The RNA shown here (SAM riboswitch aptamer (S box leader)) has 109 nucleotides and comes from Heliobacterium chlorum. Lineage of the source: Bacteria > Bacillati > Clostridia > Eubacteriales > Heliobacterium.
RNA sequence: CUCUUAUCACGAGAUGGCUGAGGGACUGGCCCUAUGAAGCCCGGCAACCGGUUUUUCUAAACACGGUGCCAAAUCCUGCGGGAUGCGUACGUGUCCUGAGAGAUAAGAG
Numbered sequence: 001c002u003c004u005u006a007u008c009a010c011g012a013g014a015u016g017g018c019u020g021a022g023g024g025a026c027u028g029g030c031c032c033u034a035u036g037a038a039g040c041c042c043g044g045c046a047a048c049c050g051g052u053u054u055u056u057c058u059a060a061a062c063a064c065g066g067u068g069c070c071a072a073a074u075c076c077u078g079c080g081g082g083a084u085g086c087g088u089a090c091g092u093g094u095c096c097u098g099a100g101a102g103a104u105a106a107g108a109g
Stems, first nucleotide, its partner, number of pairs: 001109008013042001016041003022032003026078001028076002043070003048066003051062004074101001079098008
């Protein structure tokens, strides 16, 4: 880097420390941010893999290790299908659903 599988509407510091201008993947929106962005440390959440304990099946518990995560549904959106409202019409709003794209974990190449 590619492929496969699973998950993505829950959860995680009002004033923790250093630092100092960006960030929310991308598009278009809309937001966050000197009342401190991103990054690092501390703290926390969770339970994908490993581990430990319990267990008749089969799962449960712990949170020791490897990640990951800690504004807003993956913030909404993009490409199809459906429902419904407004409008004489071109058009436009809302909702449901399937994919695509993305993120994370494990395995394989």